[in-house]
RNA sequence: AUCAGACAAAGCCAAACCCGUUGUGAGGCGGGGACGGAAAGUUUCAGAUCUUGUACUUCAAGAUGGCUGGACUGCUAAU
Numbered sequence: 001a002u003c004a005g006a007c008a009a010a011g012c013c014a015a016a017c018c019c020g021u022u023g024u025g026a027g028g029c030g031g032g033g034a035c036g037g038a039a040a041g042u043u044u045c046a047g048a049u050c051u052u053g054u055a056c057u058u059c060a061a062g063a064u065g066g067c068u069g070g071a072c073u074g075c076u077a078a079u
Stems, first nucleotide, its partner, number of pairs: 004076002012037002017032006035066001041072003045069003048064006
């Protein structure tokens, strides 16, 4: 460096659900909690899904990175 993700080591993240808070909403944030994750780290670039308004051909503004792909970064070191 590549492949890979070891019945290894060291740590990391935290679904559902509950409580609080915030938003018209999808959702966000904090606490508890662990279903899972080797990118469940970052990024709406492409697609997908969802929300609101307009509208009924749609258009606009948003949400999800733990939906898929791309890009960038990153942990380990058995073979």